A computed fold for a 1483-nucleotide RNA from a metagenome, annotated as small-subunit ribosomal RNA.

RNA sequence: AGAGUUUGAUCCUGGCUCAGGAUAAACGCUGGCGGCGUGCUUAACACAUUCAAGUCGAACGGAGUAUGUUUGGAAGCUUGCUUUUGGACAUACUUAGUGGCGGACGGGUGAGUAAUGCAUGAGCAACCUGCCUUCAAGAGGGGGAUAACACAUGGAAACGUGUGCUAAUACCGCAUAGACGUACGGACGGCAUCGUUUGUACGGGAAAGGAGCAAUCCGCUUGAAGAUGGGCUCAUGUCCGAUUAGGUUGUUGGUGAGGUAACGGCUCACCAAGCCUGCGAUCGGUAGCCGGACUGAGAGGUUGAACGGCCACAUUGGAACUGAGAUACGGUCCAGACUCCUACGGGAGGCAGCAGUGGGGAAUAUUGGGCAAUGGGCGAAAGCCUGACCCAGCGACGCCGCGUGAGGGAAGAAGGUCUUCGGAUUGUAAACCUUUGUAGACAGGGACGAAGAAAUGACGGUACCUGUAAAGUAAGCCACGGCUAACUACGUGCCAGCAGCCGCGGUAAUACGUAGGUGGCAAGCGUUAUCCGGAUUUAUUGGGUGUAAAGGGUGAGUAGGCGGGCUGACAAGUCAGAUGUGAAAUGUUCAGGCUUAACCUGAGAACUGCAUUUGAAACUGCCAGUCUUGAGAGUCGGAGGGGUAAUCGGAAUUCCCGGUGUAGCGGUGAAAUGCGUAGAGAUCGGGAGGAACACCAGUGGCGAAGGCGGAUUACUGGACGACAACUGACGCUGAAACACGAAAGUGUGGGGAGCAAACAGGAUUAGAUACCCUGGUAGUCCACGCCGUAAACGAUGAAUACUAGGUGUUGGGAAGCAUUGCUUCUCGGUGCCGUCGCAAACGCAGUAAGUAUUCCACCUGGGGAGUACGUUCGCAAGAAUGAAACUCAAAGGAAUUGACGGGGACCCGCACAAGCGGUGGAGCAUGUGGUUUAAUUCGAAGCAACGCGAAGAACCUUACCAAGUCUUGACAUCCUUCUGACCGGUACUUAACCGUACCUUCUCUUCGGAGCAGGAGUGACAGGUGGUGCAUGGUUGUCGUCAGCUCGUGUCGUGAGAUGUUGGGUUAAGUCCCGCAACGAGCGCAACCCUUAUCUUUAGUAGCCAGCGGUUCGGCCGGGCACUCUAGAGAGACUGCCAGGGAUAACCUGGAGGAAGGCGGGGAUGACGUCAAAUCAUCAUGCCCCUUAUGACUUGGGCUACACACGUGCUACAAUGGCGUAAACAAAGGGAAGCAAAGCUGUGAAGCCGAGCAAAUCCCAAAAAUAACGUCUCAGUUCGGACUGUAGUCUGCAACCCGACUACACGAAGCUGGAAUCGCUAGUAAUCGCAGAUCAGAAUGCUGCGGUGAAUACGUUCCCGGGUCUUGUACACACCGCCCGUCACACCAUGGGAGUUGGGAAUGCCCGAAGCCAGUGACCUAACCGAAAGGAAGGAGCUGUCGAAGGCAGGCUCGAUAACUGGGGUGAAGUCGUAACAAGGUA
Repeated sequence: AGAGUUUGAUCCUGGCUCAGGAUAAACGCUGGCGGCGUGCUUAACACAUUCAAGUCGAACGGAGUAUGUUUGGAAGCUUGCUUUUGGACAUACUUAGUGGCGGACGGGUGAGUAAUGCAUGAGCAACCUGCCUUCAAGAGGGGGAUAACACAUGGAAACGUGUGCUAAUACCGCAUAGACGUACGGACGGCAUCGUUUGUACGGGAAAGGAGCAAUCCGCUUGAAGAUGGGCUCAUGUCCGAUUAGGUUGUUGGUGAGGUAACGGCUCACCAAGCCUGCGAUCGGUAGCCGGACUGAGAGGUUGAACGGCCACAUUGGAACUGAGAUACGGUCCAGACUCCUACGGGAGGCAGCAGUGGGGAAUAUUGGGCAAUGGGCGAAAGCCUGACCCAGCGACGCCGCGUGAGGGAAGAAGGUCUUCGGAUUGUAAACCUUUGUAGACAGGGACGAAGAAAUGACGGUACCUGUAAAGUAAGCCACGGCUAACUACGUGCCAGCAGCCGCGGUAAUACGUAGGUGGCAAGCGUUAUCCGGAUUUAUUGGGUGUAAAGGGUGAGUAGGCGGGCUGACAAGUCAGAUGUGAAAUGUUCAGGCUUAACCUGAGAACUGCAUUUGAAACUGCCAGUCUUGAGAGUCGGAGGGGUAAUCGGAAUUCCCGGUGUAGCGGUGAAAUGCGUAGAGAUCGGGAGGAACACCAGUGGCGAAGGCGGAUUACUGGACGACAACUGACGCUGAAACACGAAAGUGUGGGGAGCAAACAGGAUUAGAUACCCUGGUAGUCCACGCCGUAAACGAUGAAUACUAGGUGUUGGGAAGCAUUGCUUCUCGGUGCCGUCGCAAACGCAGUAAGUAUUCCACCUGGGGAGUACGUUCGCAAGAAUGAAACUCAAAGGAAUUGACGGGGACCCGCACAAGCGGUGGAGCAUGUGGUUUAAUUCGAAGCAACGCGAAGAACCUUACCAAGUCUUGACAUCCUUCUGACCGGUACUUAACCGUACCUUCUCUUCGGAGCAGGAGUGACAGGUGGUGCAUGGUUGUCGUCAGCUCGUGUCGUGAGAUGUUGGGUUAAGUCCCGCAACGAGCGCAACCCUUAUCUUUAGUAGCCAGCGGUUCGGCCGGGCACUCUAGAGAGACUGCCAGGGAUAACCUGGAGGAAGGCGGGGAUGACGUCAAAUCAUCAUGCCCCUUAUGACUUGGGCUACACACGUGCUACAAUGGCGUAAACAAAGGGAAGCAAAGCUGUGAAGCCGAGCAAAUCCCAAAAAUAACGUCUCAGUUCGGACUGUAGUCUGCAACCCGACUACACGAAGCUGGAAUCGCUAGUAAUCGCAGAUCAGAAUGCUGCGGUGAAUACGUUCCCGGGUCUUGUACACACCGCCCGUCACACCAUGGGAGUUGGGAAUGCCCGAAGCCAGUGACCUAACCGAAAGGAAGGAGCUGUCGAAGGCAGGCUCGAUAACUGGGGUGAAGUCGUAACAAGGUA
């Protein structure tokens, strides 16, 4: 620091996801040790049990125990001793009670609390403070009680009650006292109220003792001060929601009083009507706050466990008492809920202290030790108490450290895995040798922490040290497709499964599972959850808004924000210094201590903050003065569909009346509905009425926008120009509120010609609730209201300034020339092009989307959704505001290359057209589908399968079926063994193979053997026309013989890409020329090759014969090579020549010559690629499958079936013909298991015989159409020949299934073929025959050959296919594309919903506990007064205000649930249509 993911690819926008760090964590697998930390995040749920706050006898009276002294009694005797029992005193110890201090600290928890809180900084001239410290003064003299205790008594208990006695540092008067209060003064000071100090008078409150021989110490009282700890007040900061906008009645303030430690509506009486709020009151939700912690470069974001500060709470709610301090966790009272005890009368309790239990939960520990240390309470002290604390235990929960050995060791062992079988890898890894001893084990020693004169250690016989033995006891987890380090095999087969995102899995999975290997981390490793980061994805740092999400429809304007020049002052902001504070801990720097580290300790800096103070005065602000350029006003002037109202006008449509006139009109793609003989339409004249204003008219004008168009008048708004005498910053923007706001819609009343939703009819259509047509109502028009929205768009908020130019147009003005004007300059508007710059690109570009400033509005992935709920507005329609659940990994913008279009332009092709002949109808042949079958083997499937593989199925072929056989096999190699054969022949058997028997029978040799062949056996293996053409090679088809397809360098573009290859011509051609940011090149085109057409030359047999000779008259012979021909080599054609056109080019048109003319005809030749095109059955081949069978052999059958459908052909339907007779002319081929002449036989197919020929020699071989003659005469025929019968021929082992041919006989359909469709442009179509391959035989097929031999092409509008350019695109599997909505089904979340139910905060009324306060107090009362009576003072009781819980009531609000219902989302293959994307077929 980035990466993956939208696309065919690209750039951008934008979301989602990942890599990092962290945690009070949990879960899965695994687990050696130690140190330091840390451990109920959930039920502030309920709690058994122990413990967690006591202490002081030096405050007090008792009680008890022990000892001693003393004094009685009794007993025993040893007569002064023992025992025992009392009293008093003393000492030591214990302590129930009174009393003091402490239980307000420490410890826990985070429910509540959005401010009575917290943080920071101030203030108290408005306060308190026990214990502690300092200072000053004092403690005189009295009094009355009461617990304990004793007795009596109630109760189950808890707990009391009565009577009597007693003490104090308990309680109460009096004396003294400098606090304090009141009144009157003085001095000083300040901060408003006031503060400090002082004088006089009056009022006025104290005290306690204890220990000690004593000294003295500890206490006590009052005052002053300090310290500490609190209380109160103020300022600033402190989460979300406006779908919470108004809240408040002690509320805000005043006066007075009460109350408090103290200020204060804190409380009360009266008076006033205030106070808070858009700078967010109130309400709702959530939440303890902070130091800090995590993360981050930082700014920030998140968080508030542990440690520390503050706050709040202690079962829930309320209340006070005591006290220095509490409204009190282990105190009290009351109420509620719950639990427990009970004798049913009544009582007891509060773990959010430490352990522990149940429960909840994914989840969190021991009912441990000790007060040794630190700290706390009490005490004079010893000491006691202390679940604070110090330790130990449990948990890998976290951080840190250590170990599981180290060195050597290649036969690269064995085993495993993979393999191309060679090997590779695991791997120096192991074994083995040497060595060490951390941790663990055992043994010995043994701390610091303890402060000190000494004693005192829970931890702990712990840490640590030493020794001993042995490598012996100690490694897992995750990952391995990309991101992301790390790959192979097997299994599985869209299954099982994985997955953070993209995605993997449908038979060769580096993605699932396992194994081997590898990578990472390591006593841990992964997963899950959460936070920050990456995310500049809320943007202060640091984003945007023309088209990606996003500018408000427009205006004027309130608050607010921002604001021109100069001078002076102030100092709020700003800047600098100083001071205070910013607790400690944390973090950080430097040191130090534990063996190191984590951890701990010390010192420093820092804590970016707040406050005070002293300065500065540039900028902002504020104040004062001034200026004119911003703004406004004034005078003059011209332009304009600016607005409102009234009046007027002509053209046109329609209607009405009348005239003329007759059969149609109208409408459409074509029609029909409709109108018309009752007279339409057409035409002429007259009239009515409403609406809109042709031409002018213009990317022209005006207006803020919406918008505004005949003319005239009235009223009226704004902009602009010129001038520079006026004001003097008066400005810009603008939330809320206000006004305007197209069309449609709506209310009331008018109006209504045309047009025209709805509606009706006619068409179209599969349907047509549409498009088209005929009608037609609201509406459109007017007046007055409402609505308030639009793609209200320049998809571009307003204002100001600046930043190259060029060219139009519109309204003013100036200057110069000069006069219908031209040129230049200038101000305002409105357009186009364009530089810089900007932008993802497109594009914008002085009218910015540039450079800056100010203000407003708006955006933050797509869908759900501009929906729901709530609220506001509206008559309604609806508008405004405006979510969530759920769901997806995209949605989107611009541009690129293709493909496509019922887009455009150009061009080509038997593509159409023009022609000729067919197919489709018939019969037959052949192939296919279907059906059938034991099998009808398999493949080919639009063009580009279908007379195709198959150039030839009776057996064989043959792959299929049935039956019968074989199992190392029909075929190949290797091994062992036996034999000498094998082959061949005969016989038996069989459907046949198989099987059995017999006969015959090897070669070479150095004699060792070798070769060959056969039998048997063993296993490696053979074999497979079994699967996969979607694993492949090779081959082939097709677009297409179409003219295209690319590359290098350069250039342009961020890039995909473009350019070149486009353009103007031309060509069959990306053929060539010209131009050009391109210049070149390659594969294609063309040419080179074959053939054919002409000639020359060479050669002349088996070919030929002009001339010569011979002749049996046959080129037969001699002879010749001239010709034909054959087959070698050459020539020839190149737009070379001429004319015209063209651009002087390429080239085109015409002509000459020529056998041939513009590529002469034909063939071979097939670019980059497309179709997962075809073929595993030609062949080869990976993988999978079969192995006494999916292999091999044999016989028979089948591939030849047959209601039917299709393709390709043959023969025909006849006279351009059929038949008969006789006659003529080819080319190209084939021939030895062959072609076969002649001759003879047969009606014939053929047969017999067999000359010749391995072929320019012989043979097949007759060419046929044609021409000639004859006949038939338009008929189902003398056409046509199917089918059938009989008899034959040939091939072959064999013609039944199932061959071809022959003869005779029979003589079917068919009289030119519907829709539709095919071929062909010249030696072509059509027509005629011939040959060949395959082959024993078997062509109407195929491949070739020649004979005869046409017609037509105006042309490119249309159909089909193709090419180039361009355009649109939501397509890229590329239109056989994409895609929308209803319906049906399943699931999910959600709105409404008669209701039902639960919670919350308030309000009103009722009740009114405890308690404070107030009143009363006839009853009660020790201290004081009084001689007494009595008084003073106090209390019980009663009453009242307030007052928790509770009850009642109607509302508000938030949930849960609900018959039914609404839409939404999701879901490989459902239904109906085809709305959108191309002009998407009606933009």